[in-house]
RNA sequence: GGGCCGAUAGCUCAGCUGGCUAGAGCAUCCGGUUUGCAUCCGGAAGGCCGCCGGUUCGAAUCCGGCUCGGUCCA
Numbered sequence: 001g002g003g004c005c006g007a008u009a010g011c012u013c014a015g016c017u018g019g020c021u022a023g024a025g026c027a028u029c030c031g032g033u034u035u036g037c038a039u040c041c042g043g044a045a046g047g048c049c050g051c052c053g054g055u056u057c058g059a060a061u062c063c064g065g066c067u068c069g070g071u072c073c074a
Base pairs, nucleotide, nucleotide: 001073002072003071004070005069006068007067010026011025012024013023019057028044029043030042031041032040050066051065052064053063054062
């Protein structure tokens, strides 16, 4: 320098043939259960999807550039 893959909640990830205007598990908080703790059950909060543009009525999803990480080639 070039090819490919990845970046979504505090953490691990799903969603990626465009459209219920983003979900799951764990963690956190609240409540129930218990004498209490844990377990278990119910609920809540938490993200505008790496950044900047483009296409579209509409973009996490498609296109371009860039940044970071992984991997391969030189």
The RNA shown here (transfer RNA) has 74 nucleotides and comes from a Candidatus Woesebacteria bacterium. It matches the Rfam family "tRNA". The family's RNA type in Rfam is transfer RNA. Rfam describes the family as follows. Transfer RNA (tRNA) molecules are approximately 80 nucleotides in length. Its family is annotated with triplet codon-amino acid adaptor activity in the Gene Ontology. It was read from a public genome assembly. Its mean pLDDT, the model's own confidence on a scale to 100, is 81.